Predicted 3D model of a 316-nucleotide part of an RNA (large-subunit ribosomal RNA, domain VI) from a marine sediment metagenome. Model confidence (mean pLDDT): 81 of 100. Its Rfam family is "Bacterial large subunit ribosomal RNA".

[in-house]
Context: one part of a larger RNA
């Protein structure tokens, strides 16, 4: 582009693709059928495995150079204290993972080779010639995935529009009365310039005068919807995809939970021992299930998604 008016959702499935399944052990049947006897099944059902596939982190385990806490040189500092190095040690959330967790069936349909019923040719006989049936991990469905560009271009639903304005070309030209045409005459829209009445604003009235329609193309207006753009992540190599954008909880902030780590600093009391008698004192204890951290949750417009731009169908 097309699919014959534009958009948005949601489908059907005509094609395609797949291997998504395979394959034991037990136990029931059952010490049964069979069998002198030793021995010794199946249909069917029920449990549990292992391989493979595909998906998930609640739970285990591992990882966590987010993060806490212990120590240890070097450094900062009078001390206190802090603080580099994934220095090493102890642990540990999301996240990511397997060693964890989940699901991985049955059926139905035509069939092979095979078994059969009826049943001639050929008075019997035969599964076959006519006709009916049963049969496989295999093969079409059932089952996951893509799939209206399936040109036979689908099917449902919602919304928009099927509209006006200006230019150009052409045609012979709107309503309505009258009229065979020809025309006329009213009716509208635009304008000049005149009359009369008014201080004026305006009113009222009559004349001219051009125009009213359609077809074709070009342009702008509306306008469902879509893109840019901006906060972003169920997503992600750019594209896409999904959310959100003041009518808002989208990221940050903050607050409260929830978690991780083990009770911060500072001060008060004990405290082995030491002393020049004045204290000094590893460590412990109370403040303190503390501090410190948080990729989770929940709330809250304080920051910041501001304002905007642009393409769009007008067909039958």
């Nucleotide at each position: 582009u097309g699919u014959u008016g534009g958009u948005u959702g949601c489908c059907u499935g005509a094609g395609g693709a797949g291997a998504a399944g395979g394959u034991g052990u037990c136990u029931u049947u059952a010490g049964u059928a069979c069998g002198a006897g030793a021995g010794g099944a199946a249909c069917a059902g029920g449990a549990c495995g292992c391989c493979g596939u595909g998906g998930c982190c609640u739970c285990u385990g591992g990882u966590u150079u987010a993060c806490c806490g212990g120590u240890c040189a070097u450094c900062c500092g009078g001390c206190a204290g802090g603080g580099u190095g994934c220095g090493c040690c102890g642990g540990g959330c999301a996240g990511c993972u397997a060693c964890g967790c989940c699901a991985u069936a049955a059926g139905g349909g035509g069939u092979a080779a095979c078994c059969g019923c009826u049943g001639a040719a050929a008075g019997c006989a035969u599964c076959u010639a006519a006709g009916c049936g049963g049969g496989a991990a295999a093969c079409c469905c059932u089952c996951c995935c893509c799939g209206a560009a399936a040109a036979g271009a689908g099917g449902c639903a919602g919304c928009c529009a099927u509209u006006c304005c200006u230019c150009a070309a052409g045609a012979u030209a709107c309503a309505c009365g009258c009229u065979u045409u020809c025309g006329c005459g009213u009716g509208c829209u635009u304008g000049a310039a005149g009359u009369u009445g008014g201080u004026g604003a305006c009113a009222a009235u009559a004349u001219c005068a051009a125009g009213u329609u359609c077809u074709u193309g070009g342009g702008g207006a509306c306008g469902a919807g879509g893109g840019c753009u901006c906060g972003g992540g169920u997503a992600a190599u750019u594209g896409a995809c999904c959310c959100g954008g003041u009518u808002g909880a989208u990221g940050g902030g903050g607050u409260c939970g929830g978690u991780g780590u083990g009770u911060a600093c500072g001060u008060g009391c004990c405290a082995a021992g030491u002393u020049u008698c004045g204290g000094c004192g590893a460590g412990g204890u109370a403040u303190u299930c503390a501090g410190c951290a948080u990729g989770c949750g929940a709330c809250u417009c304080c920051c910041a998604a501001u304002c905007g731009c642009u393409c769009g169908a007008g067909u039958g």